[in-house]
Annotation
This is a predicted structure of a 478-nucleotide part of an RNA (small-subunit ribosomal RNA, 3' major domain) from a Deltaproteobacteria bacterium. Rfam family: Bacterial small subunit ribosomal RNA. Its family is annotated with ribosome and structural constituent of ribosome in the Gene Ontology. Model confidence (mean pLDDT): 86 of 100. It was read from a public genome assembly.
Context: one part of a larger RNA
RNA sequence: UGACGGGGGCCCGCACAAGCGGUGGAGCAUGCUGUUCAAUUCGACGCAACGCGAAGAACCUUACCUGGGCUAGACAACGGCGGACCGCCCGAGAGAUCGGGCUUUCCCUUCGGGGACUGCCGGUUCAGGUGUUGCAUGGCUGUCGUCAGCUCGUGUCGUGAGAUGUUGGGUUAAGUCCCGCAACGAGCGCAACCCCUGCCCUUAGUUGCCACCGGAUAAUGCCGAGCACUCCAAGGGGACUGCACGGGUCAACCGUGAGGAAGGUGGGGACGACGUCAAGUCAUCAUGGCCCUUAUGUCCAGGGCUACAAGCGUGCUACAAUGGGCGAUACAAAGGGCUGCAAGCUCGCAAGAGCAAGCUAAUCCCAUAAAGUCGCCCUCAGUUCGGAUCGGAGUCUGCAACUCGACUCCGUGAAGCUGGAAUCGCUAGUAAUCGCGGAUCAGCACGCCGCGGUGAAUACGUUCUCGGGCCUUGUACA
Numbered sequence: 001u002g003a004c005g006g007g008g009g010c011c012c013g014c015a016c017a018a019g020c021g022g023u024g025g026a027g028c029a030u031g032c033u034g035u036u037c038a039a040u041u042c043g044a045c046g047c048a049a050c051g052c053g054a055a056g057a058a059c060c061u062u063a064c065c066u067g068g069g070c071u072a073g074a075c076a077a078c079g080g081c082g083g084a085c086c087g088c089c090c091g092a093g094a095g096a097u098c099g100g101g102c103u104u105u106c107c108c109u110u111c112g113g114g115g116a117c118u119g120c121c122g123g124u125u126c127a128g129g130u131g132u133u134g135c136a137u138g139g140c141u142g143u144c145g146u147c148a149g150c151u152c153g154u155g156u157c158g159u160g161a162g163a164u165g166u167u168g169g170g171u172u173a174a175g176u177c178c179c180g181c182a183a184c185g186a187g188c189g190c191a192a193c194c195c196c197u198g199c200c201c202u203u204a205g206u207u208g209c210c211a212c213c214g215g216a217u218a219a220u221g222c223c224g225a226g227c228a229c230u231c232c233a234a235g236g237g238g239a240c241u242g243c244a245c246g247g248g249u250c251a252a253c254c255g256u257g258a259g260g261a262a263g264g265u266g267g268g269g270a271c272g273a274c275g276u277c278a279a280g281u282c283a284u285c286a287u288g289g290c291c292c293u294u295a296u297g298u299c300c301a302g303g304g305c306u307a308c309a310a311g312c313g314u315g316c317u318a319c320a321a322u323g324g325g326c327g328a329u330a331c332a333a334a335g336g337g338c339u340g341c342a343a344g345c346u347c348g349c350a351a352g353a354g355c356a357a358g359c360u361a362a363u364c365c366c367a368u369a370a371a372g373u374c375g376c377c378c379u380c381a382g383u384u385c386g387g388a389u390c391g392g393a394g395u396c397u398g399c400a401a402c403u404c405g406a407c408u409c410c411g412u413g414a415a416g417c418u419g420g421a422a423u424c425g426c427u428a429g430u431a432a433u434c435g436c437g438g439a440u441c442a443g444c445a446c447g448c449c450g451c452g453g454u455g456a457a458u459a460c461g462u463u464c465u466c467g468g469g470c471c472u473u474g475u476a477c478a
């Protein structure tokens, strides 16, 4: 000087408390361990691994296994020879591949040749490796932590390590600001500048509007007309403790109030200091060393990653009456759509199929939002709760759904009656609850990322638990 303390003081955070809903029990989904297996590819392991890399494992992906092939190789460069390449067909084969046939005859040209593409041959100092080392690395990322800290220059003090500044008195979300002070300044952080959202104005109207006028209809902005309103999207205004009162060191600042759409950082996001964990990643990529080079490379078929005694994590659906079923009916936002979204009509109980308008999209489609509201049934029952499992019949995608897809219909109806010890999230348009969309994607979502609808309870307080900040104290630790 740090680190640590079952030392002290001060102060924060859904840290506890207060409160609401969960997890832990059940079934299923998904990840992990374990076990099994020819293989169940690999990585990630307290917080900070475990719906994580996977924003899509039937083939492909794929890195694994079995078997069948190839070796200058699936890919790049060089030399030689040939031919356009491409495309189609036949035979063998699981295919890779091998054999044969058809078709085609590139561009420039000084007619010597050159160029791109492609096939064969050749061999060397070549390729290739998701082989190894994240304890050799770059880059990227997690975490402490959006915590308020981390430092420097000069000066001063100390033999020195170092101290001072950065401590102290107040204050703040903040090393935020004020005051004081052997310090005076400065940098990286904080804040602000950026984006979304909340109010208003201007500009602009093929979206919106019977607001006003006219026309038409069974009805509808459907049409003319019009930009007032809504909206859209570009610019601007607006909030700064600016004003008042009180407190306070005539300070910073705090409390209350007015005005205001909004206050005292309005709400949300992006943004993550010096560093820590030899944290994570050599399998995104890059890269040193090491290793394999008729194989640890490469092509193919099939299988596996989907196994199942058991354990754990994360979720979904429930155990019902604030509910379940049937019928009727209302109100979103944000997105996506041309080898796409598909209205409508017909067929089908349905998944869906056939035909097909419109839309490259504020103009058409996906697209009925659901919870809600109204009416009727159920009456506490393992039930009209719950839907697992299994049987049967189908639909769709795709070369192909046996291993191993999703969905529909009929039948079947399991466990489950609120979950031990323990444990998680959340302070407001939040939790809870309800549906909608998107990425990936041929198909496949209970996951993920977004969107809106309905919309709470509680916070006395900081003793205790966890994490953190500042000062101080002890130390046989560094």
Base pairs, nucleotide, nucleotide: 001478002477003475004474005473007472008471009470010469011468012467013466015462016461019426020425021424022423023422026317027316028315029314030313031312032311033310034308035307042053043052064303065302066301067300068299069298070297073126078122079121080120081119082118083117087102088101089100090099091098092097106115107114108113128292129291131290132289133288137286138285139281140280141279142277144275149188150187151186152185153184154183155164156163157162168179169178170177194269195268196267197266199237200236201235202234203233205231208227209226213224214223215222240263243257244256245255246254247253319419323378324377325376326375327374328373329372335366336365337364340359341358344355345354346353347352385416390411391410392409393408394407395406396405432454433453434452435451436450437449438448